[in-house]
């Protein structure tokens, strides 16, 4: 001084927190898709250490040696030949090479490597030094001749050379020896020579090389005890050499929780990939280093092997044979078959570089240099540059205007021998959007998901985005991931503290103050950590990949030498303050025994005494006249030990409780004394360990699993009832588990208090111990808080996502029951914690409400009306269906309405707009004629505005209205889960927000809790809140009173009365009590008293509540029809059911006559008086009056005063039916309404349930009005007359608010969910066996071969130890596969029930034991 750490999606209605799972990034000796222009530099069988066909990959030396063949030159010869000298090439003799170099990773967990050292060795070639290199000898190949053989190949007989072999001198000098002394060598070629190259022996060097040794690096303890040449001696053997390397003898050791021994996996390292880093994962290529060479075993030769292209055996396996015997070894270069997701040429060249041999020339060399091939990685470059807008066409969207692709192209100029863009992806995370297909189907998906008619998530198309000769998948390593936490994490309640402690074992940690040392620590310095790589600098290929050169750091070992504060070690002292001891004193259910009390129960015996007891929600079983229960007396027995008792004490823990007595742990307290470090902690071990349950003997009063009855129930192996065995206890022995919880592992310092409550002492306080509630702090939160879950130190134990599972398999213990160790496959993407806000609760408080209770009067039963369901039919159109649908959309279906059905017509349409095309006898009107109608015909009749334009005419131009031809109209078709508006409902209940502030990490909380009040979140009071806003109330309307203006259509006049406007009043204003008020309760006045009646007025939502058929609308759909028009028909049908009603069953009444009072409201296509006529509905016209406080409708009716019926299906009821009329109206048959006559059905007050109303209400009475030609109205909407009862109170029912409380609900209890059963699937286990595989132990047999023995001059043979195959028998292990079983896990819609979750309807759960279809029941003991 630089440079460096990144998240995200996903559990939930929301939050935080815990936890995983998945994602962006880098990287490969890959591979797969789809595409490809050129170079460069690297790289290329990761699998069968599977098996190879052909070629090659080690030879060279004639200056070591005799021979042979083919040439030269030269002599000699007539010629045949023969000499000499020579180039070369050939096989053998001889040397050196061949142990290098190339290839592979099977083996191997080991001194195999990697690093530091060591000491008992050898080294061929090469360097340096020294000395020497005399003399003799017999062989043998080759070579000739010859036998065997198919071949490989072997065999005789004669000859022959040497740097081959041998033997004898010398000994500079080496080896043995105490010394004497013994004993060991050589070779020669080349040259005219010089000399050179060899050779012998010896030191020494340099290079290789073997071998010892500290330290380092994998999994597994469900491998825990290994090992007999083992450990170690002493004596030989044997190696270059040091050792049990081998042998013989002795002795009985060596190894290990610091993981031996067994099992799996593995070549080790420089290094490489990631990574801030620590640390993980790795061992292509390149370099060191080991091993290997078809499998297995051995030696030989040699300076070096136990030897890839060398040898001998023995297996496999191939090949050639004349069957008699032979040959072979690609894990060298290529190249082939095979396996395989996969990985290349039967290439060129020794030009360089290195390597053998040779004096050299030089031959050899698939080492290597080179090039082929393959986008397998990296690294460059290119696929055109500049102009060009009318922003061309064409493709996509589109609000229909237009955007966009896109300066892209086209074209023009310039360059080029030519020539060259593709993938993936577009909903988040993740940079990129539309349309069309498609309809939970086809498909997508890295995670969560996306798809069920408007899909940016499927498929395709346009556009984008990302990178680029490439791009995307698939694998697989690191990283995020702090999610194995050394750097860095936890353990109250999320996974997680062993039931507890103990003398406590190893371990690990340790008071106080000296001294020694120098082990750890610290520093200097020395050597090493090959080379490459990495990092920095500089340079060479144009750049870069790629290469060269310099350079330096860090860390590791080892060696010196220093330093001495800390820890260690060794050796002194102390004792304030750790431990422990002695004395005093002191509480205790602390354990063991042994004895003894009283109450309760029960049985037994005797008494008294009679029908019942007992038991439950109600019952029954039971028990009892053979006398139960009750009572009273005596007696026996067994287990517990009220009252004292507490939030109280003791103990480690489980636990521990009458009282004495013994015998014994441990603890507190207080002065001093004394040991002086002795302490803390604790794997493994050892011990104690609630209940059940096990085993022997014993006891059994009461309780009380299983059994058994009895109830309950759809069932009821439960819950309630009655009986009742095990067991409960006692001895003694075994089990070892619990929610063995404080769900908090011991110790020891530190760190605010406040208030109880044991124990001691010296009573102010203080120690010990136990509660509660706070400070600072800490927690995800709750909540802990000197008894910490605080702040810090030591030690131990645990824990890694949910399930499979505390299970299988294995071992250990256990008499069983079981306990403790303790995984995997598969399968999910969540499992979980706290606290939050709603919703629920067969939780609680508290409050309202015609909720219920207290009344009145009804439905439910009757007939009829009406609406619905169902049914039926050509159609019986459609919608609405708990409450919140059924006299509802409908304030009026005969036809129309009208959406349905049958027929019968039309086609730019019955309706709207635009453009286009005719058109003056046009447009319109429209008579015969056909037709059920619509509709078809088309005789006759016959126009019109505005401008040009000051007038007439005609022309033109636009206009209306027609026509024709197209755009489009039309759709009560379809989605109300694609909408907007409207409405219903919680509900006229009191409620539901907001800004600031506070408080929480946060979802959220206060404000809005409390406490009083009110109809009220209404209004006080208190308060971390202050304040607003919608709802509430007030404002508006109508109604009660009273003034007052005005008064016509009222009134014979005035006046009241009335009518239509102002205004007044009523606010707890006034008194008494009561209360802090806020308001409450009583009274006065007063028309009216505490919102005075009544109406409108509906908060933020909540039902995907209703409505596309009121009307708007978005996709879809139909388009001579799903439009349109008409004409009948049907919405009125009828076996059931069901809502709302209306009339009635009678005397409070029927029916008849009399008298009487109202209010709202309507009226010109009306409202109609008054007269006549008709029984009457209603008719008649000369129709009076009214656009209405004037006239009409309009006689109200209960009721009033008389009259009669006399309790009867009746002078109650009015149904159904039969006549005959009236009206409305083209039209009354399907299908009107009324009247008159006659008929007179059910029903005598209504089962289970059930519904409406607190006062001018409820019942009862009767009147008006909308709609309407008429009417089904008995319905809806108004109006006034008469005119009660009843409310103790909130337990219950049923809605509702507030608050609190549980929850495992949030689609919010019609919610969640458990388990057996049956069906499909996977995966492991278990298993009678079967079948491999790798080792082991014993035995048999033993090739080749070292050693050795014997025979022998020697070879050779013969025999011994030993040994690789092979074979036999055992004990084990690990695999595979196995009829079959038992569980496990998943799988839209099975079956049985309902065990958790609310007090889940018997609280729930832990251990246990028993019991049942099946969740479960039930005893016992803890737990909360």
């Nucleotide at each position: 001084a630089g440079a460096u750490u990144a998240g995200a999606g996903u559990u939930u209605g929301a939050u935080c927190c815990u936890g995983g799972c998945u994602c962006a990034g880098g990287g490969u000796g890959a591979a797969u898709g789809c595409u490809a222009g050129c170079g460069g530099u690297g790289u290329g069988c990761c699998u069968u250490a599977g098996g190879u066909a052909u070629g090659c990959a080690a030879g060279u030396u004639g200056u070591g040696c005799g021979a042979u063949c083919c040439g030269g030159u030269c002599c000699c010869g007539c010629a045949a030949g023969g000499g000499a000298c020579u180039a070369g090439a050939u096989a053998g003799c001889g040397g050196c090479g061949a142990a290098c170099g190339g290839c592979u990773u099977a083996g191997u967990a080991a001194c195999a490597c990697g690093u530091a050292g060591g000491a008992a060795u050898c080294u061929u070639c090469c360097c340096c030094u020294a000395a020497g290199u005399a003399g003799a000898g017999g062989a043998u190949a080759g070579c000739u001749u010859u036998u065997c053989g198919a071949a490989a190949g072997a065999g005789a007989a004669g000859g022959u050379a040497a740097u081959a072999c041998u033997c004898u001198a010398u000994g500079u000098g080496a080896a043995g020896g105490a010394a004497a002394c013994u004993u060991c060598a050589a070779a020669g070629c080349a040259g005219c020579a010089a000399u050179g190259c060899g050779c012998u022996u010896a030191g020494g060097g340099a290079u290789g090389a073997g071998c010892c040794u500290g330290c380092g690096g994998c999994c597994u303890a469900u491998c825990a005890g290994g090992u007999a040449g083992u450990u170690g001696g002493c004596g030989g053997g044997g190696u270059a050499a040091a050792u049990g390397c081998c042998c013989a003898c002795c002795a009985a050791g060596c190894c290990u929780a610091u993981g031996a021994c067994g099992g799996g996996u593995a070549g080790c390292u420089g290094g490489u990939g990631u990574u801030a880093g620590c640390a993980c994962a790795u061992g292509a290529c390149c370099a060191g280093c080991a091993a290997g060479a078809g499998g297995g075993g051995c030696a030989c030769u040699g300076a070096g092997a136990c030897a890839c292209g060398g040898g001998c055996c023995u297996c496999a396996c191939u090949c050639c044979u004349a069957c008699g015997g032979g040959a072979g070894g690609c894990a060298g270069c290529a190249a082939u078959c095979g396996g395989g997701a996969a990985u290349c040429u039967u290439c060129c060249g020794c030009a360089a570089c290195g390597g053998g041999c040779g004096a050299a020339a030089g031959c050899c060399u698939g080492a290597c240099g080179g090039a082929g091939c393959g986008a397998c990685a990296c690294c460059g470059c290119g696929u055109g540059a500049g102009g060009g807008a009318u922003g061309a066409c064409a493709g996509c969207c589109u609000u229909c205007g237009g955007g966009u692709u896109g300066u892209a192209a086209a074209c023009c100029u310039c360059g080029u021998u030519a020539u060259a863009a593709g993938c993936a992806c577009c909903g988040g995370c993740u940079a990129a959007c539309u349309a069309c297909g498609u309809g939970c189907c086809a498909g997508c998906a890295g995670c969560a998901g996306c798809g069920g008619u408007c899909a940016u998530a499927c498929g395709u198309a346009g556009g984008g985005u990302g990178c680029a000769a490439g791009c995307a998948u698939u694998a697989c390593c690191c990283g995020g991931u702090c999610u194995u936490a050394c750097u860095g994490g936890g353990c109250g309640u999320a996974a997680a503290g062993a039931g507890u402690u103990c003398c406590g074992u190893a371990g690990g940690c340790g008071g106080a103050u000296g001294a020694a040392u120098a082990a750890g620590u610290u520093g200097a310095a020395g050597g090493u950590u090959a080379a490459a790589u990495a990092c920095c600098u500089c340079g060479g290929c144009c750049c870069a990949a790629c290469c060269g050169a310099g350079g330096g750091a860090g860390g590791g070992c080892u060696u010196u030498c220093a330093a001495u504060a800390c820890u260690g070690u060794u050796u002194g002292u102390c004792u304030a303050u750790g431990a422990g001891g002695c004395g005093a004193c002191u509480a205790g259910g602390g354990g063991a025994u042994a004895g003894c009390g009283g109450a309760a129960c029960g049985u037994a015996u005797g008494g008294u005494g009679u029908a019942g007891c007992a038991g439950u929600g109600a019952a029954a079983u039971g028990c009892g006249u053979u006398g139960a229960u009750a009572u009273c007396a005596u007696a026996c027995g067994g287990a517990a030990c009220a009252c004292c008792a507490a939030g109280g004490g003791g103990g480690a823990a489980g636990c521990c409780a009458g009282c004495u007595a013994u015998c014994u742990g441990g603890g507190g307290u207080u002065a001093g004394c004394c040991u002086g470090a002795c302490g803390c902690u604790g794997a493994g071990a050892g011990a104690c360990g609630a209940a059940a349950g096990c085993g022997u003997g014993g006891g059994u009063a009461g309780c009380g699993a299983a059994a058994c009855g009895g109830a309950u129930u759809a069932g009821a192996u439960a819950c309630c009832c009655g009986u009742g065995u095990a067991g409960u206890c006692c001895a003694c022995g075994c089990c070892g588990u619990a929610a063995a919880c404080c769900a908090u592992g011991c110790c020891u310092g530190c760190u605010a208090g406040a208030u109880g409550c044991c124990a001691g002492a010296u009573u102010u306080u203080u120690u010990g111990g136990u509660g509660u509630c706070g400070a600072a702090g800490c927690u995800a939160a709750c909540g802990c808080g000197u008894u910490a879950a605080g702040c810090a130190g030591g030690c131990c134990g645990c824990c890694u996502g949910g399930g499979g599972a505390g299970u299988a398999c294995g071992g250990u213990c256990g008499c069983a029951a079981g306990a403790c160790u303790a995984a995997a496959a598969c399968u999910c993407a969540a499992a979980g914690g706290a606290a939050u806000u709603g919703g629920c609760g067969g939780g609680g408080a508290c409050c309202c409400g015609c909720a219920c209770a207290a009344g009145c009067g009804g439905u439910g039963g009757a007939g009829c009306a009406c609406g619905c369901u169902c049914u039926u039919c050509a159609a019986u159109u459609g919608g609405c269906u708990g409450a919140u649908a059924a006299c509802c959309c409908a304030a009026a279906a005969a036809c129309c309405u009208u959406a349905c059905c049958a027929g019968g017509a039309u086609u730019u349409g019955a309706c709207a707009u635009g453009u286009u095309u005719g058109a003056a006898g046009u447009a319109g009107u429209g008579a015969a004629c056909c037709g059920a109608a619509a509709g078809g015909g088309g005789a006759a009749c016959g126009a019109c505005c505005g401008g040009u334009a000051u007038c007439c005419a005609g022309u033109c131009c636009g206009g209306a209205a027609c026509u024709u031809a197209c755009a489009c109209a039309g759709g009560u078709g379809u989605u109300g889960c694609a909408u907007g508006g409207c409405u219903g409902u919680c509900g006229u209940c009191a409620g539901c927000u907001c800004g600031u502030a506070c408080c929480g990490u946060g979802a959220g909380g206060c404000g809005u809790a409390c406490c009083c009040u009110u109809a009220a979140g209404u209004g006080g009071g208190u308060u971390a809140a202050c304040g607003a806003g919608c709802a509430u109330a007030a404002c508006c309307c109508c109604u009660a009173c009273c003034g007052u203006u005005a008064g016509u259509u009222g009134u014979a006049u005035c006046a009241c009365u009335c009518u239509a406007g102002c205004g007044g009043a009523a606010c707890u204003g006034c008194c008494u009590c009561g209360g802090c008020a806020a308001c409450g309760a009583g009274g006065a006045g007063g028309a009216a008293g505490g919102c005075g009646g009544g109406g409108a007025u509906g908060a933020a939502g909540u039902c995907a509540a209703g409505u596309c058929g009121g009307u708007a609308u978005u996709g879809c759909c139909c388009u001579u029809a799903c439009a349109u028009c008409c004409u009948g028909g049907g919405c009125u049908a009828g076996a059931a059911g069901c809502a709302u009603g209306c009339u009635a069953c009678a005397a409070u009444g029927g029916c008849c006559g009399u008298c009487a009072c109202u209010a709202c409201g309507g009226g010109a296509c009306g409202c109609a008086a008054a007269g006549c006529c008709g029984c009457g509905a209603g008719g008649c016209a000369u129709g009076a009056g009214c656009a209405a406080a004037u006239c009409c409708c309009u006689u109200a009716a209960a009721g009033u005063c008389g009259g009669u019926c006399u309790c009867a299906a009746u002078u109650c009821g009015g149904a159904u039916u039969g006549g005959a009329g009236u009206c409305u109206g083209c039209a009354a048959u399907u299908u009107g309404a009324c009247u008159c006559c006659a008929u007179g059905a059910a029903g005598c007050c209504g089962g289970a349930a059930u519904c409406g109303c607190u006062a001018g209400u409820a019942a009862u009475c009767g009147c008006u009005g909308g709609u309407c030609a008429g009417c089904u109205a008995u319905a809806c909407a108004g109006c006034g007359g008469u005119g009660u009862a009843u409310a103790c109170g909130u337990u219950c029912u049923c809605g509702g608010g507030u608050c609190u409380u549980g929850c495992a609900c949030a689609c919010a209890c019609u919610g969640c969910c458990c388990g057996u059963c049956a069906c499909g699937c996977c995966a492991g286990c278990a298993a009678a066996g079967c079948u491999g595989g790798g080792g082991c132990c014993a035995c048999c047999c033993g090739a080749a071969g070292u050693c050795u023995c014997a025979u022998u001059u020697a070879u050779c043979u013969g025999g011994g130890c030993u040994c690789a195959c092979g074979g036999u028998g055992g004990a084990a292990u690990c695999a595979g596969u196995g009829a079959u079983g038992a569980g496990g896990g998943u799988g839209a819609a099975g079956u049985c029930g309902u065990a958790a979750c609310a007090a889940g309807g018997u609280a729930a759960c832990c251990a246990u034991c028993u019991c049942u279809a099946g969740a479960g029941g039930u005893u016992c003991c803890c737990c909360g």